Small-subunit ribosomal RNA, 3' major domain from an uncultured bacterium, 469 nucleotides, folded computationally.
Model confidence (mean pLDDT): 83 of 100.
The RNAcentral record of the full RNA draws on ENA.

[in-house]
Context: one part of a larger RNA
RNA sequence: UGACGGGGACCCGCACAAGCGGUGGAGCAUGUGGUUUAAUUCGAAGCAACGCGAAGAACCUUACCAAGGCUUGACAUGGAGACGACCGGUACAGAGAUGCACCUUCCCUUCGGGGCGUCUCACACAGGUGGUGCAUGGUUGUCGUCAGCUCGUGUCGUGAGAUGUUGGGUUAAGUCCCGCAACGAGCGCAACCCUUACCUUUAGUAGCCAUCAGGUAAUGCUGGGCACAUUAGAGGGACUGCCGUGGAUAACACGGAGGAAGGUGGGGACGACGUCAAAUCAUCAUGCCCCUUAUGUCUUGGGCAACACACGUGCUACAAUGGCUCAUACAGAGUGAAGCAAGACUGUGAAGUGGAGCAAACCACGAAAAUGAGUCCCAGUUCGGAUUGUAGUCUGCAACCCGACUACAUGAAGUUGGAAUCGCUAGUAAUCGCAAAUCAGCAUGUUGCGGUGAAUACGUUCCCGGGUC
Numbered sequence: 001u002g003a004c005g006g007g008g009a010c011c012c013g014c015a016c017a018a019g020c021g022g023u024g025g026a027g028c029a030u031g032u033g034g035u036u037u038a039a040u041u042c043g044a045a046g047c048a049a050c051g052c053g054a055a056g057a058a059c060c061u062u063a064c065c066a067a068g069g070c071u072u073g074a075c076a077u078g079g080a081g082a083c084g085a086c087c088g089g090u091a092c093a094g095a096g097a098u099g100c101a102c103c104u105u106c107c108c109u110u111c112g113g114g115g116c117g118u119c120u121c122a123c124a125c126a127g128g129u130g131g132u133g134c135a136u137g138g139u140u141g142u143c144g145u146c147a148g149c150u151c152g153u154g155u156c157g158u159g160a161g162a163u164g165u166u167g168g169g170u171u172a173a174g175u176c177c178c179g180c181a182a183c184g185a186g187c188g189c190a191a192c193c194c195u196u197a198c199c200u201u202u203a204g205u206a207g208c209c210a211u212c213a214g215g216u217a218a219u220g221c222u223g224g225g226c227a228c229a230u231u232a233g234a235g236g237g238a239c240u241g242c243c244g245u246g247g248a249u250a251a252c253a254c255g256g257a258g259g260a261a262g263g264u265g266g267g268g269a270c271g272a273c274g275u276c277a278a279a280u281c282a283u284c285a286u287g288c289c290c291c292u293u294a295u296g297u298c299u300u301g302g303g304c305a306a307c308a309c310a311c312g313u314g315c316u317a318c319a320a321u322g323g324c325u326c327a328u329a330c331a332g333a334g335u336g337a338a339g340c341a342a343g344a345c346u347g348u349g350a351a352g353u354g355g356a357g358c359a360a361a362c363c364a365c366g367a368a369a370a371u372g373a374g375u376c377c378c379a380g381u382u383c384g385g386a387u388u389g390u391a392g393u394c395u396g397c398a399a400c401c402c403g404a405c406u407a408c409a410u411g412a413a414g415u416u417g418g419a420a421u422c423g424c425u426a427g428u429a430a431u432c433g434c435a436a437a438u439c440a441g442c443a444u445g446u447u448g449c450g451g452u453g454a455a456u457a458c459g460u461u462c463c464c465g466g467g468u469c
Base pairs, nucleotide, nucleotide: 008469009468010467011466012465013464015460016459019424020423021422022421023420026316027315028314029313030312031311032310033309034307035306042053043052064302065301066300067299068298069297070296073125077124078123079121080120081119082118083117084116088103089102090101092099093098106115107114108113127291128290130289131288132287136285137284138280139279140278141276143274148187149186150185151184152183153182154163155162156161167178168177169176193268194267195266196265199236200235201234202233207226208225209224212223213222214221239262242256243255244254245253246252318417322376323375324374325373326372327371334365335364336363339358340357344353345352346351383414388409389408390407391406392405393404394403430452431451432450433449434448435447436446
């Protein structure tokens, strides 16, 4: 000077408390450990690994295993030689890679040659998801969006260092005010950026329809209009600006007015100096080491999906605030050409046939909880849907290992969950569906979007984490 203390003082945070809903019990999904295996590829490991890398393992992916092949190589540059092709098509052998045969068959030219491609030979080399994240770059997590971390000059101290940055107030904040041997400055805070909430000015198509006219079974459908509403763009609007009280005449705090919004209005992006030899050599790059007829590379099949078990994260439930049947209403944000697909027809259904419209504010994908009516009558049930059988649909060369979905049948556990533990303070929790990325197909995951929409917070003694003295 730091760090630490079951030392003290002050302060903050869904940290506790007050509430609401979960997890831990059941079934299943998914990840991990373990075990097994020819292989179950590799990484991630308290918080900060475990629905994580993986925004999607049937083949491919794929890195693993078995078997079959190749050795200047699947890929790059260079030398020499040969050929005129290469590509493509067909037949045969083969699991295929591949081998072999046949067909087809170059361009420019100053005719010297040049270009391009294939094959062969020899070597330089290629190649490596092999090792080291404790050799590294880059990127990332974390403390933590916590309010801190420093510097120049000056001053003090023999010096390490101190001061400034402490103190009195105040703030979400080292935020600001006052004081002070300090005076200034930088990185952070805040602001600048995006979005959301309201009105207004401007502008009006692909949007909208109050008035006028036309038309229909019906619809802004048509002329017309841009008034309203909505929407997309630009500008204004909130600044403690105004009033009162308190305060040190300050910073600021509390109350009020006006206002759509009030004291950083809500949300996002933004992450200081540093910490953890934190993570990543398997995104990529890269030093060194290692392999070089193999640790490279091609193919077929298998595996990554195994299953006594243990843990994490989720989904569905255990029902009446409910299940089932019928009727009926209302979103936002997105996506669409090898695509989205309406109406119609067929099928119990998944779906199929066919295809209007739409590179889309034009067309399509396209809501569910809710509401109304009926039924069930508290039961392992008309709850619950696992599991299993049969028959199918779709994608795709191909659904056996190992896809999703449908119909009929089957109808398991489960009657609210021990110790313990998690999330959340408002359009939040809870609950309801929708979309997108990845993607041929595959979503209970992820990321977004809207619908319905609570309870509670006395307070800071205690638990946890953090800040200052």